[in-house]
Context: one part of a larger RNA
Molecule: large-subunit ribosomal RNA, half A
Organism: uncultured Solirubrobacter sp.
């Protein structure tokens, strides 16, 4: 280090458990709010937080009920202090208090703050300061006042209102309305009038009493259910959409004006008459009449209704209408009926009764074991209208709260009935006549839209928008275009309970919901932490014990932590706590293991070690052999180097719904079956409306066992003859819905952002230094003037150069950084289109944009957030227990189709069909084709020849003919050949058909349910390609796919063979038989020499074998050796030369055995040396050519032999032919077991066939959670959790044993499903590996000493460094206590820590004058009225807000541990008050104040240049304090350090500015004595105004510094002395908002000054004294801001020291500050 066993650690799984959730019933409530609400900040408790209550009366205050002994809410306890029978605490009702902010309403505002006015009031001398009310807006009503305009109006004012406003979950009308999606693509169309936005309203809402349906019968208002009905329609007639009338049910309810008539009022008109109820007579008189308007009466219909007018007709009594008669009206009462508080006309009050909001009473048990504890068990009992339920130390009817049951309210509240009061109404009406109402910019009509099933259609009705435009009961709408007719209804005003949605919320209850990764996001401080400018997103987290009994006391240790002890039943129950899985990490023993190589496992097995039941035993281990390339997915095809997974744990994917289709199974009833809404006691039943079925045919009208088409009784189609369905409930699959799960780039709504970034607008700020020298001007010179020229001045420029400051060319580095854009070293612009602070405008198809598609919050060819939404994915991935039986496809067609998809094929499943028959296989026999091959007879196409018609060339020719020809050549001919698109011909084989045989249903056919649509390779046949490809693409087989064994070294498609299961049985196949390795060193005869074998080509080769041929050869061959190889001649030509041998041309003769006018070398040319050829000597073969075997060369690749698997292998272990044995597999065969089918049988069983398997079909089962039943275990110990044995065919189980745990839990038998995990770059958590590895974030530290348990890192010293236009200082934002002090060390800090910006306790932030408010206004917000807009809203006057910008009053020095312009000391101003003190003026002859009006003023740009001056820096021989030397010099022009100081008052300098006065008149919205114009004048070195500095006071002050005293030291107190002058540089600061210059011409209002309107009896000014409110104020300026951090980024301002130096570069330094956290 492995592997086992025990025992620990993390770690948080399972078990069990709930306080909390989901879901649904029943009641019950449905509003809260100007009387201040919802939700909030702030507070409030002795005393901290965080929840509860609560409101400065603050865990509470009163009062009236309940209750009855104890309490002061809950978070831990404890202490202090208290209440409490005089009745607390708690609970109900009911009152009172109730800061602030929020519709927020006195005004503002950055929500929880600032500032007012008023009217009462405390307080003072008065102001200041406080108390209490009040004061928004808009609609109503009231009343005063009032333009244009006379009366009035609109407008203003003033009172009044329990008016309105805002907040709420779902439902509910309205007003405005998407997109994705579906339509396999898209536009009409669909999603959907859905989402969402607005506006309203109520407990409900909306809707409602026919100008409504029907069909010639009728219904009688809406609403809501079930059917009708997925019908009727409509639809790119696609995808989809979808009524109605009728019917059955809930519930039930009807009414009210307008108008006609008549009365009152009132107002206009007429103007004395018509009137006065009628007759008559008499009398009256602002009286009639017309219109108008207001009130009351009347009336409300559609077989019309009303009105008015006749005639009929109406209880009782009184009164009254001028008298009288006659009649009629009218008003009070009484009676009689009705009738009501939700419409109908209206306001309700008491009592009763129930309820509701607190409570009362309430039955029955004990004893013994066991146990820590009894509710267990055994014994005897009792209740019960109570055995629901929860507690009590386990599982209680009788212990305790409960529970059935009965019973109760002072006070509120609510309902139904009843009564009592009160309130309205009514006491008639028929009949004729009249023609007066019965709803006008309205019906309707045209265009142009919209909802209706209706998508423009023949399109009705309804509704809208523009443009028109009626009738008037003899009238009008409707009845699906329109007309007739007939039937119906009465528009153009209103109201209406109920039945029907819905649940934020309150009481009770339920549950085959959930049990802490589940169930709401939340069981726990949770809409909390926490991330985000913001809308908005949004967790993790539960458990000691019955009881804290929460470990008194000992010991180690700084603590943490532990060890003893004790407590408890238990401490491995110790607050990191019940159980305590698993990955991981450890410790101990037993076995292995250091020549060994691997998916780690199987199968064999030696030794060791243990245990006991001792045995052929069982455990551990495993030396050594034999085999063996995970898993899942996707693929032809994966060990693949193709995809996924670190490991483990939980946790995660075919569900649900519908009277939906359809199929199967079992159940009911059967020509029938069944009921839905509802009713009903949460029951039994009712409830037949409707729906399938029992008839079908047709387009229909129709007619029917037939009907249709036809002339038909014809034939034909579909049908009946052949009769089973319904309704339930499993299950299979569809169809609609998200439809198995994750998963999109997008699309479309409504919001949210411009703190970043793009332009823009307002107000401010910044830019060291140097250079250069435009334009004008002056001078000079030139000219007739000019022009021009030159010297100067002068200071222009999107000018140079170069810091700050912007920016971001190159380059390195840095890339898990120091950083999500930076470092370092150069660079670029740096008075301009410059840069930047502060406020603010503009946004999503939209801003901005000097333009890159750049930017818009680390996001941009269309932000972010939510929301529709589970958008959709012909795509990818993943989909979870077992076993069995069959078992595929990768083709056709079609297709915006090619990786999909639908019908056929092929696959399962169930049913039929029948032994006449289908089906397959083989024989024969019959047909049938046009391939293989073959052929040239067609069609082409080809070679050669012969022949020959035409043609050419040549001759010849006047013409016409002719002649020739190594030219060309059709036809024909011979000979020879080709061919997918030729065939005279033509197998083999496929098909069809059929005798017979064999299979024996293996075929068809009807239904249900798939899956396949990417193939692949090999062998054969083509096409493509190049007779290339592991290429492409058809056809046939086959194998892989979905197949394991053997064999080929290894090796899906090759050879061999198809694996039920077991066997230490036997036989082959394919290949092998020397070793590895099982089997033959067999046999017989060759061949190979190449390690051929154990890669390869054309082409090459005296390799060797064998076979044909063919020359020479004993008359002597081949080779070898000996000689000869000569003569004409040096042929000839050519040539410088050419002699056999450079080239041309001949190539003969002769002599011989035999010898070229020459085969090579060679020479300048000869010469020389060969060769053919001859002789000789040997002596028997030798020479060529084709053919076959098996062999050689050709032949070259990257670590290493590597081209036999390897060792090795030669008469073989190669290769050829041939024998004979043997090994060889899951095949065959034997045995023995299972299980399918099938046949037999009564069964038990026996025969006989089968049983690889992806996709896929079908069948059987485990197992996991609650239900219900019955039964059973369980403190003598449930469940989980850790082994152990044993069982079963699996998935699992348990006859059992042991530990652990400590309270539940389980067979059976049904039942419902959140029901089975390895994979989803799944999700949470947890641990690992990487690794003790990177890395520790710009930099300088030494040595002493100190505190501590402990120091490199804390404090102090002493040295040494670093910054220093900054690492100093002092502000503005942000930040929010980080500040100061004392204690701490777990965590934080990149190490350490004794330290700290960390913990934890205390403390600290003092203002009339600083900054803001109480003052003002930009840019730009809101905006009373107001104007515009579907709403929401948008715009915008009067107003009102908004610093970055105007105005505004205080400075020095001391002082704390922490604050100072705040405290203190000194000195100062500013405002406002008047008890005091002085003046001084006035009281209508007007002191004095004086606007919200007038005016002036405040008030502005860029740039240049000189002055004056200070701030500030140096010097000093002057002063002042110290000092006088170890070593020459040092009383000296030595050395060290110092020489400061403010508002305010007063003066009024350099400098810069023109200033007075009269006078006129239609300006300045009124006035003005102001201003402004116009004219006239004075002064001008002046006067006046203004103005740094400076000097004087301030300051007899205060300061360095020096020293003396107190005092252990520091530290601090308290006292003493003190110079404080002069020179030089000198600013970007001040004078100066000045002065020059230029052109781009450069805020507003207010303080302020003055005018006058106007008010006015006391006033003013002076000193004195007095008052003088709120807000911030520590600390940080980078380790506290922004960037995720103690981050090498970024961040706006002001101050600016020495030397050098143009400089604020630059280097080095001061003051100061630091030494950077390994």
């Nucleotide at each position: 280090g492995g592997c086992a066993c025990a025992c620990g650690g993390u770690g948080g799984a399972u078990g069990c458990c709930u306080u909390g959730g989901c879901a649904c019933c029943a009641g019950g409530a449905g509003u809260c709010g100007a009387u201040g609400a919802a939700g909030g900040g702030c507070g409030u408790g002795a005393a901290c937080g965080g929840c509860u209550g609560c409101g400065a009366u603050a865990a509470g205050c009163c009062g009236c009920g309940g209750u009855g002994a104890g309490g002061c809410g809950c978070u831990g306890a404890a202490u202090a202090g208290c209440c409490a029978g005089u009745g607390a605490c708690c609970c109900g009702c009911g009152g009172a208090u109730u800061c602030c902010c929020g519709a927020a309403u006195g005004g503002g505002g950055a929500a929880a703050c600032c500032c007012a006015g008023c009217g009462c009031u405390g307080u003072u001398a008065g102001u200041a300061c406080g108390g209490c009310g009040u004061u928004a807006c808009c609609a109503c009503c009231c009343g005063c006042u009032g333009a244009a305009u006379a009366u009035a109006u609109a407008g203003g004012c003033g009172g009044g209102u329990c008016g309105g406003a805002g907040g709420c979950a779902a439902g509910c009308c309205g007003g405005g309305g998407a997109a994705c999606u579906g339509a396999a693509a898209c536009a009409u169309c669909u999603c959907a009038g859905u989402a969402c936005c607005c506006g309203g309203a109520g407990g409900a809402a909306a809707g409602g009493a026919a100008a409504u349906c029907a069909a010639c019968c009728g219904a009688g208002a809406c609403u809501c259910c079930c059917c009708g009905a997925g019908u009727a329609g409509u639809g790119g007639c696609g995808a989809g959409c979808g009524a109605a009338a009728g019917g059955g049910g809930a519930u039930c309810a009807g009414c009210c004006c307008a108008a006609a008539c008549c009365g009152g009022g009132c107002c206009g008109g007429u103007g004395u008459a018509a009137g006065c109820g009628c007759g008559c007579a008499c009398g009256c008189g602002u009286u009639g009449c017309c219109g108008g308007u207001u009130c009351g009466g009347g009336g409300u219909u559609g077989u019309a209704g009303g009105g008015c007018c006749u005639c009929u007709g109406u209880c009782c009594g009184a009164g009254a209408g001028g008298u009288g008669c006659g009649u009629c009206u009218c008003u009070c009462g009484g009676c009689g009926g009705g009738a009501g508080u939700u419409a109908c006309c209206a306001a309700g009050u008491c009592g009763g009764u129930c309820g509701a909001u607190a409570g009362u009473c309430g039955a029955a048990g004990c004893g013994c074991g066991u146990g820590g504890a009894a509710c267990c068990g055994c014994g005897c009992a009792c209740c019960a209208c109570a055995g629901a339920g929860g507690g009590c130390a386990a599982u209680c009817g009788u212990c305790c709260c409960g529970u059935a049951g009965a019973c109760g309210a002072a006070a509120u509240c609510g309902a139904u009935c009843c009564g009592g009061c009160c309130u309205c109404c009514c006491g008639a009406u028929g009949a004729g006549g009249u023609a007066c109402c019965u709803g006008a910019g309205u019906a309707g009509g045209u265009c142009c839209g919209c909802u209706c099933c209706c998508g423009u259609g023949a399109a009705a009705c309804g509704c809208g928008g523009a443009c028109u435009g009626a009738a008037u009961c003899u009238g009008g709408g409707g009845g699906g275009a329109c007309c007739a007719c007939c039937c119906u209804c009465c528009a153009a005003g209103g109201c209406u309970a109920a039945g029907u949605a819905c649940u934020c919320c309150c009481u009770g209850g339920u549950g085959a919901c959930c049990g802490a990764u589940a169930g709401c996001g939340g069981a726990c401080a949770a809409g909390u932490a926490c991330c985000g400018u913001g809308a908005g997103g949004g967790a993790a987290a539960g458990g000691u014990g019955a009881a804290a009994a929460g470990u008194a006391c000992c010991c180690c240790g700084g603590a943490a932590g532990g060890g003893g002890a004790g407590u408890g039943a238990a401490a491995u129950a110790g607050u990191a706590c019940c159980u305590g899985a698993a990955a991981c990490c450890g410790c101990g023993u037993g076995c292995c293991u250091a020549c060994a190589a691997g998916c780690g496992g199987u199968c064999g097995g030696a030794g060791c070690a243990g245990a006991c039941u001792u045995g052929u035993u069982c455990u551990g281990u495993g030396a050594c052999g034999g085999c063996g390339u995970g898993c899942u997915u996707u693929u032809u095809g994966c060990a693949u180097a193709a995809c996924g997974a670190g490991c483990c744990g939980g946790c995660g994917a075919g569900u649900u719904a519908c009277u939906c289709g359809u199929c199967u199974g079992c159940g009911g009833c059967g020509a029938g079956g069944u009921u839905a809404a509802g009713c009903g006691a949460u029951g039994a039943g009712c409830g037949g409306a409707g729906c399938c079925g029992a008839a079908g045919c047709g387009a229909a009208a129709g007619c029917g066992a037939g009907u249709c088409c036809g002339a038909a009784u014809a034939g034909g189609g579909c049908g009946a003859u052949u009769u089973a369905g319904u309704c339930g409930u499993a299950g299979g699959c569809g169809g609609u819905a998200g439809a198995c799960c994750c998963g999109a780039a997008a699309c479309u709504g409504a919001g949210c952002g411009a703190g970043c970034u793009a332009c823009c607008c307002a107000u401010g700020g910044g830019c060291a230094g140097g250079u250069u020298g435009a334009a004008g001007c002056g001078g000079g010179g030139g000219u007739a003037a000019g022009a021009c020229c030159c010297c100067g001045u002068g200071g222009a420029g999107g000018a140079c150069c170069g810091a700050a400051c912007c920016g971001a060319c190159c380059u390195a580095g840095g890339u898990u950084g120091a950083a999500a854009a930076c470092u370092g070293g150069g660079c670029g612009g740096a008075u301009g289109a410059c840069c930047u602070g502060u406020g603010g405008g503009u946004c999503g198809g939209a801003g901005u944009g000097a333009a890159a598609g750049g930017c818009u919050a680390a996001u941009c060819a269309a932000g972010c957030u939510c929301a529709g939404a589970g958008a959709u994915a012909u795509c990818u991935g993943g989909u979870u227990c077992u076993c069995u039986c069959c078992g595929a496809a990768a083709u056709a067609u079609a297709u915006u189709u090619a990786g999909g998809u639908a019908u056929a094929g092929c696959c399962u499943c169930g049913g039929a069909u029948a032994a006449a028959u289908u089906c397959c296989g083989u024989u024969g026999c019959g047909g049938c084709c046009g391939u293989a091959g073959a052929g040239c007879a067609c069609u082409g196409u080809u070679u050669g020849g012969c022949c020959u018609a035409g043609g050419g060339g040549c001759c010849c020719u006047a013409c016409c003919a002719g002649g020739u020809u190594a030219c060309c050549g059709a036809a024909g001919u011979c000979a020879g050949g080709c061919a997918a698109a030729c065939u005279c011909c033509g197998a083999a084989g496929a098909c069809c058909g059929u005798c017979a045989c064999g299979g024996c249903u293996a075929c068809u056919c009807c239904g249900g349910g798939a899956g396949u649509c990417a193939g692949u390779u090999g062998c054969g046949g083509g096409g493509g390609g190049a007779u290339a490809a592991a290429c492409u693409u058809c056809c046939g087989c086959g194998u892989c796919a979905a197949g394991a064994g053997g064999g080929a070294a290894a090796c899906a498609g090759c050879c061999c063979a198809g694996a039920c299961c077991g066997a230490c049985a036997g036989c082959u196949a394919a290949g092998g038989u020397c070793c590895c390795c099982a089997a033959g060193u067999g046999c017989u005869a060759g061949c190979u020499a190449a390690g051929u074998g154990g890669c390869a080509a054309a082409c090459g080769a005296u390799g060797u074998c064998c076979g044909a041929g063919u020359g020479c050869a004993u008359a002597g061959a081949c080779a070898a050796c000996c000689a000869g190889g000569a003569g004409g001649u040096u042929g000839g030509c050519u040539u410088a030369g050419a002699g056999g041998c450079a080239g041309c041309c001949a190539u003969c003769c002769u002599u011989g055995a035999a010898a070229g006018a020459g085969u090579g070398c060679g020479u300048a040319a000869c010469a020389g040396c060969u060769c053919a050829c001859u002789g000789g000597u040997c002596a028997a073969g030798u020479g060529u050519u084709c053919g076959g075997g098996c062999g050689c060369g050709g032949a070259u690749a990257a670590u290493g032999u590597a081209a036999c698997g390897g060792g090795g292998c030669u008469c073989a272990a190669g290769c050829u032919a041939g024998c004979c044995a043997c090994c060889g597999a899951a095949g065959c065969u034997u045995c023995g077991g299972g299980u399918u089918c099938g046949a037999c049988g009564c069964a038990a069983g026996u025969c006989g066939a089968g049983c690889g398997g992806u996709a896929g079909g079908a069948g059987a089962g485990c197992g996991u959670u609650c239900c219900c039943a019955u039964g059973g275990c369980a403190g003598u110990g449930a469940a989980g959790c850790g082994g152990c044995g044993g069982g079963g065919g699996a998935a699992c189980c348990c006859a059992g044993c042991c530990g652990u745990g400590g309270a539940g839990c389980c067979c059976u038998g049904g039942g419902a499903a959140g029901u089975g995990a390895g994979a989803a770059u799944g999700c949470c958590g947890g641990c690992a590996u990487g690794a003790g590895u990177a890395a520790c974030g710009a930099a300088a530290g030494a040595g002493g000493g100190g505190u501590g348990a402990g120091a490199a890192u804390c404090c102090c010293c002493u040295c040494c460094g670093c910054c220093g236009a900054u690492u100093g200082c002092c502000c503005a934002a942000g930040g929010a206590u980080u500040c100061c002090u004392g204690a701490g060390u777990a965590a934080a800090g990149u190490u350490c820590g004794u330290c700290u910006g960390c913990u934890c306790a205390g403390g600290g932030u003092u203002a009339g004058u600083c900054g803001g408010g109480a003052c003002c206004u930009a840019a730009g917000g809101c905006g009373a009225g107001g104007c515009c807009g579907a709403a929401a809203g948008g715009c915008g006057u009067a107003g009102u807000c908004g610093a970055u910008g105007g105005a505004c009053a205080a400075c020095a020095g001391g002082u704390u541990g922490a604050u100072a312009u705040u405290c203190c000391u000194g000195u100062a101003c500013c405002a406002c008050g008047u008890c005091g003190c002085a003046c001084u003026c006035a009281u209508u002859u007007g002191a004095c104040c004086g606007a919200u009006g007038g005016g002036g003023g405040g008030a502005c740009g860029a740039g240049g240049a000189a002055g004056g001056c200070u701030a500030u820096g140096g010097g000093a021989a002057c002063c002042c304090a110290g000092g006088c030397g170890a070593u020459g010099g040092u009383a000296g022009u030595c050395c060290u350090g110092g020489g400061u100081c403010a508002a305010g008052c007063a003066u009024g300098u350099a400098g810069g500015g023109g200033u007075g006065g009269g006078c006129u008149a239609u300006g300045g919205a009124a006035a003005a004595u102001c201003c402004g114009a116009g004219c006239c004048u004075g002064c001008a070195u002046a006067a006046c105004c203004u103005g740094a500095g400076g000097u004087g006071c301030g300051a007899u002050g205060a300061c360095a510094g020096c020293u003396g005293g107190c005092u252990c030291a520091a530290a601090g107190c308290c006292g003493g002395c003190g110079a404080g002058u002069c020179c030089c540089g000198g600013a970007c600061g001040c004078c100066a908002u000045g002065c020059c210059u230029c052109c781009g011409a450069g805020a507003a209002a207010a303080g302020c000054c003055u005018c006058u309107a106007g008010g006015g009896a006391g006033a003013g000014c002076g000193c004195a004294c007095g008052u003088g409110c709120c807000c911030g104020u520590a600390c940080c300026a980078a380790a506290a801001c922004c960037g995720a951090c103690a981050c090498a980024g970024g961040u706006g301002g002001g101050c600016a020291a020495g030397u050098a130096g143009a400089g604020a570069a630059u280097a080095c330094u001061a003051a100061g500050g630091u030494g950077a956290u390994c």